[in-house]
């Protein structure tokens, strides 16, 4: 890439290079020389996935649940920043489509 499941109104930032752009793509809104991308350090969050203390079922094999955060991966400005397509004539509604993470499959 590509497909399938699951989450997406919770929560977490400092410092050092860096030097103008950043929120994915359109339109709005915003952030940004009181330092944006990014690259490092350290530092937190979160509980997908590996581990796993306990605890329940069960003769056992094994099953549920599942504190903890060691270890993969991710995140750490505003709901995925909000709307974009449907219902619908208008939405802050509801669902859908993109889109991001995770795990599987190809």
């Nucleotide at each position: 890439c590509u497909u399938c499941u699951a989450u997406c109104c919770a929560g977490a930032g400092a410092g050092g290079c860096g030097g103008a752009g950043g929120g994915a793509c359109c339109g709005g809104c915003c952030c940004g020389a009181u330092g944006a991308a990014g690259c490092c350090u350290c530092g937190g969050c979160a509980a997908c996935c590996a581990g796993g203390a306990a605890c329940a079922g069960g003769a056992a094999a094994c099953u549920g649940u599942g504190a903890c955060a060691u270890g993969g991966u991710g995140c750490c400005a505003a709901u995925u920043c909000c709307g974009a397509c449907a219902g619908u004539g208008g939405a802050u509604c509801u669902g859908g489509a993109a889109g991001a993470u995770a795990g599987g499959a190809g």
A computed fold for a 106-nucleotide RNA from an Anaerolineaceae bacterium, annotated as SAM riboswitch aptamer (S box leader). Its mean pLDDT, the model's own confidence on a scale to 100, is 86.